[in-house]
Context: one part of a larger RNA
This record gives sequence, C1' cells and structure tokens, in this order.
RNA sequence: UGACGGGGGCCCGCACAAGCGGUGGAGCAUGUGGUUUAAUUCGAAGCAACGCGAAGAACCUUACCAGGUCUUGACAUGCACGGAACUUCUGAGAGAUCAGAGGGUGCCCUUCGGGGAACUGUGACACAGGUGCUGCAUGGCUGUCGUCAGCUCGUGUCGUGAGAUGUUGGGUUAAGUCCCGCAACGAGCGCAACCCCUACCUUUAGUUGCCAGCAUUCGGUUGGGCACUCUAGAGGGACUGCCUAUGAAAGUAGGAGGAAGGCGGAGAUGACGUCUAGUCAGCAUGGUCCUUACGACCUGGGCGACACACGUGCUACAAUGGUCGGUACAACGCGCAGCAAACUCGUGAGAGUAAGCGAAUCGCUGAAAGCCGGCCUCAGUUCAGAUCGGAGUCUGCAACUCGACUCCGUGAAGUUGGAAUCGCUAGUAAUCGUGGGUCAGCAUACCGCGGUGAAUACGUUCCCGGGCCUUGUACA
Repeated sequence: UGACGGGGGCCCGCACAAGCGGUGGAGCAUGUGGUUUAAUUCGAAGCAACGCGAAGAACCUUACCAGGUCUUGACAUGCACGGAACUUCUGAGAGAUCAGAGGGUGCCCUUCGGGGAACUGUGACACAGGUGCUGCAUGGCUGUCGUCAGCUCGUGUCGUGAGAUGUUGGGUUAAGUCCCGCAACGAGCGCAACCCCUACCUUUAGUUGCCAGCAUUCGGUUGGGCACUCUAGAGGGACUGCCUAUGAAAGUAGGAGGAAGGCGGAGAUGACGUCUAGUCAGCAUGGUCCUUACGACCUGGGCGACACACGUGCUACAAUGGUCGGUACAACGCGCAGCAAACUCGUGAGAGUAAGCGAAUCGCUGAAAGCCGGCCUCAGUUCAGAUCGGAGUCUGCAACUCGACUCCGUGAAGUUGGAAUCGCUAGUAAUCGUGGGUCAGCAUACCGCGGUGAAUACGUUCCCGGGCCUUGUACA
C1' cells in the first nucleotide's frame, strides 16, 4: 500500500421488511445429470452451465454409429495431354457410383496448320483436407462484479524509502454531482449532457390517410375539402427559470403556472481492472498430430433411448369459473417461388376456383379478456385434459423409427402443493390476446406489440451484494 475480520461509523440496491403473483406437489413440453446404446456428436458447470451455442435434428443440417465406396481427392493454385460447355436415353446398384449408346459444336485471335479464355476428363507431383488436440500459446468477440462511482496522471510539496498528498474533511447529490475548506494546483478515462423512441404545442405537406359543414348515397362510395385524426420533416417546450421557507453556498422542502417538475418515462452507451471466466465447433491463428485416413462421398440409423434425479416453462386443480348465443374496442409487424379476399364443397383440419396487392391503396386480420342474456350448482363434476383406439388434412422425394393439425370415441393424475425458494415499486406485477424472426413443414421457446390493470414500502435491527472513512492483523 492492499486484502481480510462472526471490528466500528456513514450510505445505497426488490437486499430485507410491507404486499401481489409464482416455483417446490400433478400431467405434459424443453434443457441437463445419470444410465443405456453400434452411436445416443461436441461444447456450456455456483451466482455469471441447465427453453444455453441451437433464430426451429424426418433426409439435408451432422460434426456421431453401421455398412457400401474414393485416394491429387468434395474444395484452391501450378504442369502435361484430351475434350467446348452442356444435354438425352438404357442397364446394374440402397445410393454413392460403374458400364454403354446418342445429340451438340459456341466465344476471342488466326499465316486456316493452329493458339487462347471459361468449363470439363485423365495422369504425375508439389499440395489440398481435418468440427483432430491445446481457450493454460493467442487475436477477435462475449459474460460477470456493475450503469457500481470509481480508476489514474503531470507538476509541486512531504517522507531515507515503499509511498503519501491531490481523491481526505464539513455539507449535498442518482453520481469523485456540486459547494465550502485545505500543500496542493491542474488534467485524463468514467458520471452527466450531446444520439434514438415516447408524452404537449406550432409549422410545412395532404395521398393510398382523414370527414366538421355541403351534396351523393348510406360502403368516406363518389364530388368536394385538408379544419380534425393521422402520417413524417423542421422547430418550440423544462432551466430549480418564478414565488415562499431554509441555508455561507451547493442544495433541500413546499407552491404557482404547465401536456410534462426537479434525471418526466424508456433505450443505446459498460472506466482502470477481476474471475489463468467462456469460446481453437462462428471466424482467424502459433504449436502439435492424421495423410489409401483422424480426409471425402453415399444409404440407413442416431442426436428423439429411459429405472431415476435436477433446472426452466406450459396447462390445470374450477363458480372472480365452464359452456352456448349475441355484441364492442387495438398496436407492432409481414407479404410475389409471397399474402390471399369473395364464392362453392367439407362437422373440421382443409380443398377447388379466383379478384386484388411489390402494398398508409390489396391481403394476413374474426383480436381476446370485456359487455348482454340462457344453462350448469360444488361433484373428480357440463372442472381438468394426459393417455390410448379409429378415421382424416397439409407440407415434403419421403412423416415407421421421428412432423404439425382436424374429427369421433376414450377420459389418467390433479381438490392449491413439505423443507425450501423466485420475480416485481406503476401503466409496473398479474391477466388477455396478437405480430415477427428461424422456417418446405413444425414454438408451451425467443424477440416485440397493444388491451384490462392492482396491492404495498413503518423503516434499515437482521440476510445478501456494493461504495467511502477508520481500526486490528503472525496474510501478500
């Protein structure tokens, strides 16, 4: 000087407390361990691995296994010789592949002999190739402490020196934020602001958007209009600016006006560093190993197994509910190898036909919870829907292993979950639907969007994590 303490002081955080809803019990989905297996490819491991890499394993993917095959190779560059490329058909085979028969002659240069470019076949050698190993050789990227308020430097001063001071102190703040003081005076990386979205207003613009008044018809359909909504460009607006109290100041408490008030609400943004953190399987890369195989191709299987254990979720156990009929109101997005209206058929998944739309124009697109009425009356039920039988639809070369969905039947566990444990402070939790990415098909996951919309916070003694000062130490 640090680190540590079941030392002290001050302070903060959904850290506790106060509340609301869960997990832990059930069924199922998914990930992991274990076990099994020819293989169940590999990685991730307290927080910070476990709906994680994977934004989507039937083949492919695929890295694993079995079998069948290849050896200058599936891919790159160089050399020699041949053939344009390309394409059709036949046979064998699970296919990879092997064998055979045709069609075809292009482009550039030309001394018409040929040469060249692209593509392709054969051959020899340099070489290719490796998701083999090492993340403890590395780059890059990422997680985490933590959006915590810290981490340092120059000069000066002090100290023999390590080092100290500044950065400590008194106030204050979300903040090393600001003020005052001070052997310090300044500065840098962080904080804040500058950026984006959102909340209010003005202005510009008025189609595909909108409709107050006028006509039309009753569908903003059409004429007309751009006031309103909205869209998307430019501005304004909030600064403790004003008032009161308090204070030396910084600031704090209250008030006014205001759409918004003291960081208005969100996002992006992550200091010096820590974890020899993660990743050689995204990529790159040193070293090392394999080279008729640890490389490459194909078919089939596996990654989907199942006594069991754990994590994360979905659906429930019902009456604040279930079911039937009627009826209202969104937002974000997406669409041409696409979204698909309307009509017809089907109980339905869907099929047939097909308008419109590269989309503020057309479509996905009925939002659902809600509201109005009928039935059910506390039961393993008109709750719950697992499992299983049958019949189908769609995608796709192909749904057996191993897809999703529909209909009929079946109707399991489950009556609120032990010890323990998680999230959340406001348009939040809870609850309701909805869009997108991935994607031929497949979502209870992920990333968004809006609808309805709470309770509680006395307080900081205690648990956890963190910041500053100080103290002890046989630790570095």

Small-subunit ribosomal RNA, 3' major domain from an uncultured bacterium, 476 nucleotides, folded computationally. RNAcentral holds the full RNA, with entries from ENA and SILVA. It matches the Rfam family "Bacterial small subunit ribosomal RNA". Its family is annotated with ribosome and structural constituent of ribosome in the Gene Ontology.